[in-house]
Context: one part of a larger RNA
Molecule: small-subunit ribosomal RNA, 5' domain
Organism: uncultured prokaryote
RNA sequence: GAACGAACGCUGGCGGCGUGCUUAACACAUGCAAGUCGCGCGCGAAAGGGUUUCGACCUGAGUAGAGCGGCGCACGGGUGAGUAACACGUGGGUAACCUACCUUCUGGCGUGGAAUAAUCGGUCGAAAGAUCGUCUAAUACCACAUAAGACCACAGGGGCUUCGGCCCUAAGGGGGGGAAAGCGGGGGACCUUCGGGCCUCGCGCUAUUGGAUGAGCCUACGUCGGAUUAGCUUGUUGGUAGGGUAAUGGCCUACCAAGGCGACGAUCCGUAGCUGGUCUGAGAGGACGAUCAGCCACACUGGGACUGAGACACGGCCCAGACUCCUACGGGAGGCAGCAGUGGGGAAUAUUGGACAAUGGGCGCAAGCCUGAUCCAGCAAUGCCGCGUGUGUGAAGAAGGCCUUCGGGUUGUAAAGCACUUUCAGUAGGGAAGAAAUGCCAGGUGUUAAUAGCACCGGGUUCUGACGUUACCUACAGAAGAAGCACCGGCUAACUCUGUGCCAGCAGCCGCGGUAAUACAGAGGGUGCGAGCGUUAAUC
Numbered sequence: 001g002a003a004c005g006a007a008c009g010c011u012g013g014c015g016g017c018g019u020g021c022u023u024a025a026c027a028c029a030u031g032c033a034a035g036u037c038g039c040g041c042g043c044g045a046a047a048g049g050g051u052u053u054c055g056a057c058c059u060g061a062g063u064a065g066a067g068c069g070g071c072g073c074a075c076g077g078g079u080g081a082g083u084a085a086c087a088c089g090u091g092g093g094u095a096a097c098c099u100a101c102c103u104u105c106u107g108g109c110g111u112g113g114a115a116u117a118a119u120c121g122g123u124c125g126a127a128a129g130a131u132c133g134u135c136u137a138a139u140a141c142c143a144c145a146u147a148a149g150a151c152c153a154c155a156g157g158g159g160c161u162u163c164g165g166c167c168c169u170a171a172g173g174g175g176g177g178g179a180a181a182g183c184g185g186g187g188g189a190c191c192u193u194c195g196g197g198c199c200u201c202g203c204g205c206u207a208u209u210g211g212a213u214g215a216g217c218c219u220a221c222g223u224c225g226g227a228u229u230a231g232c233u234u235g236u237u238g239g240u241a242g243g244g245u246a247a248u249g250g251c252c253u254a255c256c257a258a259g260g261c262g263a264c265g266a267u268c269c270g271u272a273g274c275u276g277g278u279c280u281g282a283g284a285g286g287a288c289g290a291u292c293a294g295c296c297a298c299a300c301u302g303g304g305a306c307u308g309a310g311a312c313a314c315g316g317c318c319c320a321g322a323c324u325c326c327u328a329c330g331g332g333a334g335g336c337a338g339c340a341g342u343g344g345g346g347a348a349u350a351u352u353g354g355a356c357a358a359u360g361g362g363c364g365c366a367a368g369c370c371u372g373a374u375c376c377a378g379c380a381a382u383g384c385c386g387c388g389u390g391u392g393u394g395a396a397g398a399a400g401g402c403c404u405u406c407g408g409g410u411u412g413u414a415a416a417g418c419a420c421u422u423u424c425a426g427u428a429g430g431g432a433a434g435a436a437a438u439g440c441c442a443g444g445u446g447u448u449a450a451u452a453g454c455a456c457c458g459g460g461u462u463c464u465g466a467c468g469u470u471a472c473c474u475a476c477a478g479a480a481g482a483a484g485c486a487c488c489g490g491c492u493a494a495c496u497c498u499g500u501g502c503c504a505g506c507a508g509c510c511g512c513g514g515u516a517a518u519a520c521a522g523a524g525g526g527u528g529c530g531a532g533c534g535u536u537a538a539u540c
Base pairs, nucleotide, nucleotide: 001540002539006536007535008534009533010532013387014386015385016384017383018382019380020379021345026343027342028341030340031339032338035071036070037069040068041067043065048059049058050057051056078298079297080296087223088222089221090220091219092218093217094216098214102211103210106207107206108205109204110144111143112142113141120133121132122131123130124129151174152173156169157168158167159166160165182203183202184201185200186199187198190197191196224270225269226268231261232260233259236258237257238256239255240254241253242252243251273295274294275293276292277288278287279286280285300321301320302319303318304317323334324333325332326331351377353376354375355374359373360371361370362369363368390420391419392418393417400411401410402409403408424481426476427475428474429473430472434467439461440460441459443457444456445455446454447453484529485528486527487526488525489510490509491508495524496523497522498521499520505512506511
């Protein structure tokens, strides 16, 4: 000198864009942060309104609602405790693998069955909840039929290879073996038990092929300090066989062999999430890894599996532990390192805000619902950038202050005065863009028996804004509302007086202060920066 997720002291007008628990991965009151689908299924209220023969009925309404079922909850969001390791980075391999939703190819969706929740009735319990009996549905569950593929054996062609084998293609044979008969829209003939069948379209389901996307695994190289850590290792190193996995492999088991790593630093100890990058520096390098982005790990602590395409799962389950809460003492409930917020720790870090309008996500045919992701607003000079606090004129060089050799000098064109301007803030009015979709209307093309319906395309039209008293523009009034901080011995720009008297104090280094202190304190003057200025900590 630069730089900061800074803090402290003094001071403080406005705006734009960023940033904001670096400490206790300490404990958490309260609210919200993951739901959605009635176009999968069976049930199914009430208030209110109307009628009444006072029994009730109609409507509300097949609405609200819970339940079964499907998809999602593995994303998004947080934190950096652990981890020196295939965790990360770069480059390869997988012929050793999987992949829901999406997309592509080729086929299919036939026939039956047994339950169960909700509901109703009962029992136990303080509660959480548990339990018994009866009834019922499905795109829930099960069985059968049919097909391809995997698997076993054979021949041909092509390719890869770690040379062990493996893959692709084509023909024949054996075992095994899937689905939802579903839902919705429309309809001319024909049939009908008047429900529909049937046809067609859309959604859905199932098998297969390829893709895309996302993961798993393997591998070469790179990745902090300590030798006052020199030897480490028995599933250890390799083989055979088997198990297990989506898949290779001591991943696991049995047997066999005795190996494997290490001064090119094994093992042990300490420290640490890694990277793109950030800061600094002419560069080489050094230090760091906040915000943003990629990867990893974790979710009160430790362990475990279940479900599922995917988890060994932050707002799921089970067990153990610590802690907190409820209890009728028998037993139960909980997990903010989500967004706010509280206590605590600390030098120190914000609102228990608004909206789904936009972008994105989940579910749904859709309308839509949910979304503390996100977009916005609030707080903080915490940082960067921009603007303002007036402009011109004005010598009687006013008054006052300070100094003085008492002549004067300086503050100083500074003020006052005069003439102007009105940025920003204030008041009033106007006023974009962020909005495109969806929906509706008619048209064209395709599908189709069809001019229904559905899909796509362009056209018209309507509606949708949290921010928001928006940005921006115009008018109005009046210099009106807006300057401080540090320093002045040398380094280092800037000097005098008074007080003090090795005292009080200053200090980054050298050093000042013991009676004329430009170094302490105050004042006048000056210098530097300026809504900031200094100090402190750590870095280059």